This is a predicted structure of a 578-nucleotide part of an RNA (large-subunit ribosomal RNA, domain V) from Striomonas longa. A source record names the gene rnl. Its Rfam family is "Bacterial large subunit ribosomal RNA". Gene Ontology terms of the family: ribosome and structural constituent of ribosome.

Context: one part of a larger RNA
RNA sequence: CUAACGGCUAGACGGAAAGACCCCGUGCACCUUUACUACAGUUUUAUAUUGAUGUUAUUUAAAUUGUAUGUAGUAUAGGCGGUGGCCUAGAAACUAUAUUUAUAUAGUAGGGACAAAUGAAAUACCGCUGACAUUUUAUUAAACAUCUAACAAAAACACCUUUUAUUGUUUUUAGACAGUGUAUGAUGGGUAGUUUGACUGGGGCGGUCACCUCCUAAAAAGUAACGGAGGUGUGCAAAGGUAAGCUCAGAUUGGCUUUUUAGCCUUCGUAGAGUACAAUGGCAUAAGCUUGCCUGACUGUUUUGGACAUACAAGUAUUGCAGAGACGAAAGUCGGCCAUAGUGAUCCGGUGAUGCUGCAUGGCAGGGUCAUCGCGCAACGGAUAAAAGGUACGCCGGGGAUAACAGGCUAAUGACUCCCAAGAGAUCAUAUCGACGGAGUCGUUUGGCACCUCGAUGUCGGCUCAUCACAUCCUGGAGUUGCAGAGGAUUCCAAGGGUUCGGCUGUUCGCCGAUGAAAGUGGUACGCGAGCUGGGUUGAGAACGUCGUGAGACAGUUCGGUUCCUAUCUACCGUUAG
Numbered sequence: 001c002u003a004a005c006g007g008c009u010a011g012a013c014g015g016a017a018a019g020a021c022c023c024c025g026u027g028c029a030c031c032u033u034u035a036c037u038a039c040a041g042u043u044u045u046a047u048a049u050u051g052a053u054g055u056u057a058u059u060u061a062a063a064u065u066g067u068a069u070g071u072a073g074u075a076u077a078g079g080c081g082g083u084g085g086c087c088u089a090g091a092a093a094c095u096a097u098a099u100u101u102a103u104a105u106a107g108u109a110g111g112g113a114c115a116a117a118u119g120a121a122a123u124a125c126c127g128c129u130g131a132c133a134u135u136u137u138a139u140u141a142a143a144c145a146u147c148u149a150a151c152a153a154a155a156a157c158a159c160c161u162u163u164u165a166u167u168g169u170u171u172u173u174a175g176a177c178a179g180u181g182u183a184u185g186a187u188g189g190g191u192a193g194u195u196u197g198a199c200u201g202g203g204g205c206g207g208u209c210a211c212c213u214c215c216u217a218a219a220a221a222g223u224a225a226c227g228g229a230g231g232u233g234u235g236c237a238a239a240g241g242u243a244a245g246c247u248c249a250g251a252u253u254g255g256c257u258u259u260u261u262a263g264c265c266u267u268c269g270u271a272g273a274g275u276a277c278a279a280u281g282g283c284a285u286a287a288g289c290u291u292g293c294c295u296g297a298c299u300g301u302u303u304u305g306g307a308c309a310u311a312c313a314a315g316u317a318u319u320g321c322a323g324a325g326a327c328g329a330a331a332g333u334c335g336g337c338c339a340u341a342g343u344g345a346u347c348c349g350g351u352g353a354u355g356c357u358g359c360a361u362g363g364c365a366g367g368g369u370c371a372u373c374g375c376g377c378a379a380c381g382g383a384u385a386a387a388a389g390g391u392a393c394g395c396c397g398g399g400g401a402u403a404a405c406a407g408g409c410u411a412a413u414g415a416c417u418c419c420c421a422a423g424a425g426a427u428c429a430u431a432u433c434g435a436c437g438g439a440g441u442c443g444u445u446u447g448g449c450a451c452c453u454c455g456a457u458g459u460c461g462g463c464u465c466a467u468c469a470c471a472u473c474c475u476g477g478a479g480u481u482g483c484a485g486a487g488g489a490u491u492c493c494a495a496g497g498g499u500u501c502g503g504c505u506g507u508u509c510g511c512c513g514a515u516g517a518a519a520g521u522g523g524u525a526c527g528c529g530a531g532c533u534g535g536g537u538u539g540a541g542a543a544c545g546u547c548g549u550g551a552g553a554c555a556g557u558u559c560g561g562u563u564c565c566u567a568u569c570u571a572c573c574g575u576u577a578g
Base pairs, nucleotide, nucleotide: 001578002577003576004575005574006573007572010570011569012568014565015564022399023398024397025396027395028394029391030390031389032388035194036193037192038191039190041187042186043185045183046182047181048180049179051147052146053145054144055143056142060138061137062136063135065133066132067131075123078129079128080127081126082125093108094107095106096105097104098103099102152173153172154171155170156169157168158167197209198208199207206226210232211231212230213229214228215227233380234276235337236336240294241293242292243291244290245289246288248272250268251267254265255264256263257262274283275282277342279340280339281338298323299322300321301320305318307316308315312381325334326333327332348374349373350372351371352370353369354368356367357366406453407451408449409448410447412446414442415441416440417439418438419437423433424432460535461533462532463531465527466524467523468522469521470520473498474497475496476493477492478491479490480489481488500514501513502512503511504510541559542558543557544556545554546553547552
C1' cells in the first nucleotide's frame, strides 16, 4: 500500500413521514356568542271546529211616558206652526156591571182658551220638532256567571283475541275552555347555513386605505417606500357679472389733535401686505380694496372644431354658431368665484316635465326620454338589502415567495487594540489611571437583512469523547515601575503540559462551602441525541391566578406525558493475509 474480517458512528445537509411550528388560500371542519340570516320549539291576538241561558254596563233604531222655575205675570211659559172649537141633545173623568180587554150599558157635574193682565214670547186642544230622562221591543259588540249537546279525559262492560291497541255502550269528570287547522306579532345558538377586508421589511398589535399642495424627483412629462411636511369631505345671493375709481405692510428725527399699543396730514415705501380656508405657483395694468347698475352662478349645439391627459371608465381646457339678456359712450366683457381639494360608477326607488310607448281595439297601469333627489357604498372602481369570534382536538393544499433553530452577508450594538492627551498621580500627561474626540481589528453578545434548507438541517442543559485558536488562568523567559526585600502593578515573548470536588436550581450563568500552582477566554451547526439522558422548552389530560359574555387565551404558574433506524460509501480503530 492492497484485500478480507471484526469494531466505531464523525460525515454522506444519512433513512423514515409532500413540516404538526410559522405564513399564505376570497380552502375545510368542529366549537362559541348580545356576528348575520333562517328554521324547530315556546308564546300573543284573530278566526274555524263552537252551542244554550242569564246578569251587568253598552251601541244603534223604533215606540211609550215624562221633565224644563231669570224678572213680571193667578203661576214651574222647551221651540215652531195650526185651529178658535167641544158640550146641558149630558162630553171627558170617575164608579159599577158585562164581555170579543177596548168596547157597550148604567150612574155622578162643572170647567177652560180667547177677553183682561204681565212679558221678548200666552196658556185650552191639535200637529211637527231639539235636548235630557223613564219604560218596552229589536239590535251591536264585550265582560262575568251558569248549563250540556260538540270536543277532551278516566273507569267499567262488550267485541276480537294471547294481551295491549282500536271500536262500541254506559257512568263520571271536564267543557265551549282545552286540543287542532289557518293568519299574525314576539321570543328563539335548541338547530342550520355562512361571513368575519387588504397593505405590511414574517404574522399579530399599532397605523393606513379617496382627494389637494410641496419636497424626495436626478433643470420636459412621469416616477417608489409603514420616506419628510401639511390640508380637504366646505363656504359665498355676494365673497358672483360688468363699468368706474383706489393702493398695501411697515417706517417717519416732522406737524395737528383730548387721543393710550390711537386718529389725521407729510415723507420714504416692488409688495416686506392682501387673497373665504392648506401649501405651491400667481397677482400693483392688479387676481388686492371700494362704489353704481345688475343676475352670464344663462338655454341649445352626437360639446361642432382643434387640443391636454389617458389601459378603460372618468377628468381638464377652449374657439365658433343659434337664442334671449346684464354692464359699458364704445371697443368689448360675462356659460360663477386668482388657480390647483370640497368627492362616489351601476342597479333600485321617489318627484316634476314629456308631440315617445301602451300585450285584440280605445283608455289606464306600467315602461321610456329630459330634469332632479336618496349612499362616511370613507376598505372612497363601490362583491350582499343583510355578517363577529375560538381551535393546544384540529385537517387539506402550498411556501424556504415568509417567521422561530443553525449557517451566510452586515457590524449599529458588543469585545479587543491603537492614536491624540485635558486631567488625576504632593511635584511630574504617559509607574499607574485617563475625559472630550479619532483610527482600526474581531465575528464569541443583542440586532438588521431574509440568501440555501418548510416532498423536515431534531431545539436548552447534563453525560461521554474531544479538537483548534490565543486576546495566557497556572507553570517558563524578559522590559518598565511611584521595583529595597517579600508581594504586586503593567507590558512583551511563549499554546509543551495542566486547568478540582461539592450544596442550591432543569438550568447555562450565578451565589455559597472546601481545596489547589491555576480553578483561562473563546471557536468547532451556541462541537457532540443514526452516542446516552429528557430535568426545561413546545402536543393531546387536569388545576390555580388573570383576561374574555363565551368558545378559549397567557416569554404566568403547577402535576402528568412513546426519544425509531440490523451501517451501503467515506473517515477512524483493531486483527489476519499478501
Source information:
The coordinates come from a structure-prediction model, not an experiment, and the mean pLDDT is 80.